[in-house]
Context: one part of a larger RNA
RNA sequence: GAGUAGCGAGAAAAUAAGUGAGAAUCUUAUUCGCCGUAAACCCAAGGUUUCCUGGGGCAGGUAAAUCCGCCCAGGGUUAGUCGGUUCCUAAGGCGAGGCCGAAAGGCGUAGUCGAUGGAUAACAGGUUAAUAUUCCUGUACCACUAACAGUCGAUCAAGACCCAGAGGGGGGACGGAGAAGGUUAGGCGAGCAUGCCGUUAGUUGUGCAUGUUCAAGCGUUUAGGCUGGAGACCUAGGAAAAUCCGGGACUCCGUGAAGGCUGAGGCGCGAUGACGAGCCCGUUUUGUUGGCGAAGUCGUCGAUACCAUACUUCCUAGAAAAUCCUCGUUGGGGAGCUGUUAGUGUCCGUACCGCAAACUGACACAGGUGGGUGGGAUGAGUAUUCUCAGGCGCUC
Numbered sequence: 001g002a003g004u005a006g007c008g009a010g011a012a013a014a015u016a017a018g019u020g021a022g023a024a025u026c027u028u029a030u031u032c033g034c035c036g037u038a039a040a041c042c043c044a045a046g047g048u049u050u051c052c053u054g055g056g057g058c059a060g061g062u063a064a065a066u067c068c069g070c071c072c073a074g075g076g077u078u079a080g081u082c083g084g085u086u087c088c089u090a091a092g093g094c095g096a097g098g099c100c101g102a103a104a105g106g107c108g109u110a111g112u113c114g115a116u117g118g119a120u121a122a123c124a125g126g127u128u129a130a131u132a133u134u135c136c137u138g139u140a141c142c143a144c145u146a147a148c149a150g151u152c153g154a155u156c157a158a159g160a161c162c163c164a165g166a167g168g169g170g171g172g173a174c175g176g177a178g179a180a181g182g183u184u185a186g187g188c189g190a191g192c193a194u195g196c197c198g199u200u201a202g203u204u205g206u207g208c209a210u211g212u213u214c215a216a217g218c219g220u221u222u223a224g225g226c227u228g229g230a231g232a233c234c235u236a237g238g239a240a241a242a243u244c245c246g247g248g249a250c251u252c253c254g255u256g257a258a259g260g261c262u263g264a265g266g267c268g269c270g271a272u273g274a275c276g277a278g279c280c281c282g283u284u285u286u287g288u289u290g291g292c293g294a295a296g297u298c299g300u301c302g303a304u305a306c307c308a309u310a311c312u313u314c315c316u317a318g319a320a321a322a323u324c325c326u327c328g329u330u331g332g333g334g335a336g337c338u339g340u341u342a343g344u345g346u347c348c349g350u351a352c353c354g355c356a357a358a359c360u361g362a363c364a365c366a367g368g369u370g371g372g373u374g375g376g377a378u379g380a381g382u383a384u385u386c387u388c389a390g391g392c393g394c395u396c
Base pairs, nucleotide, nucleotide: 013031014030015029016028017027018026032393033392034391035390040373041372042371043370046353047352050351051075052074053073054072055071056070060068061067080141081140082349083348084347087118088117092113093112094111098107099106100105122139123138124137125136126135142345143344144343145342146341147340148339149338150337151336161333162332163331164330165329167327168326169325170324175314176313177312178311181307182306183305186301187300188299189298190297191212192211193210194209195208196207197205213274214273217269218268219267220266221265224262225261226260227259228253229252230251231250233248234247235246237245238244275296278292279291280290315318359368360367375387376386377385
C1' cells in the first nucleotide's frame, strides 16, 4: 500500500423463551422464504470413524460461537436366504511340458486365475441414542445330517436303484428396429369410518378435515406365447458306447382341437394377525413409555415396470462355461423316493457421507462424479410454474 480488496451464487429472514461470563448466529417454539426429475430418497465407486452420546473451548470454521464433519472420552456395524467367498466362464493375465533366445527373458499347449456377465434359498411388521431383508415377533424357503413312518426293490448271479469320475446330446444362449395387446405399480373419484359447524363470497350441506394399508410363501391356475401328439422299428453320424441327440421310413389319434412346455396377473389361504385416524391412563417439565383402536369396499385413468430372451420385420447375422435335464460307459455301494420330527449352515462386508462441507479438484472451492425411485395441479411431456412427503435459508 491499507484498516483498502475480500468474507465464495441476491433462496430471507422475524419474534419469543432457554442455556450461558458473553447470543444476529447454539437449542426450542411460532411465523416467513427456497428446492421439490431436487437443493428429496435408495445403491455403486471412493473416503475410512467423519456415525451416536457426554464433555471442551488453544488451534481449524473467511468475523462471533455456549455450536460443528474441530479436540477429548465412552459407545456403535449382529445374516443359511442381501453382496462376496464357497460355483462358472469373457477380454486379459500366469503358464507343467514345448518352441525361440548371448544372458535376462519372449511366445504358448494342457491347465489355472480373472466380473463389468451366467447360476444361486425371505418376506411383512416392530424395535435402538446409534444396526437391521442381519436383532425380535409372525409366516416361509434352500442344502445337508440323523431318527421314525410309508412305499419301491434286492438278498446265487445278472438286472433294477444310488454315489463318484471323465465323456456324448439337449439346454443355458443372447443382434437392431417396430407395433399391438393383457396386466400391475401408482394416481384420481365415489362409497364407508371418525371428527367439525366458523357469519362469511359461501355454511346442516351435493359441506369441510383426516383415514381408507398389508408381503414372501403355499394352493389354484388365467390373458397370452411356443409346439401336432403317441407308439414301436431301422440307422454308415455325435472320436468308445448309448434306450439320448441327429437321419430314415411305418402305424394310430388329430387339426380354431387335444396333449405337452412356458406364463405376467387375478382369486383363496397367509391374516381370529399386523398396521391404522384417533382416544385413554400415569408422568408432568419436555421428549416419551404403556394400553385401546373405527372404516379398511367399488369404479375409473394408467405406465418407460411385468408377460417379453415373447411377436413382427431387417441384414451387418449378433459371448463362453457352469448350475440343470438326459444317455450310455468305467469304478464303487445292502439304497433309493415321499412325509414327519430334531439338528447343522463356517468365513469376509454391513456404522456414516455418497451430485457432496465427508469422493475428485492444495480450501467447509458456484467445477466434475455411474445406476434406481421420483407424488399432486397444468400439460404431449422427466418442459414450465405452483406445491406434498422430505430437505434447506447456502457461517458474517

A computed fold for a 396-nucleotide part of an RNA from a marine metagenome, annotated as large-subunit ribosomal RNA, domain III.
The RNAcentral record of the full RNA draws on SILVA.
The prediction has a mean pLDDT of 80.
Its Rfam family is "Bacterial large subunit ribosomal RNA". Its family is annotated with structural constituent of ribosome and ribosome in the Gene Ontology.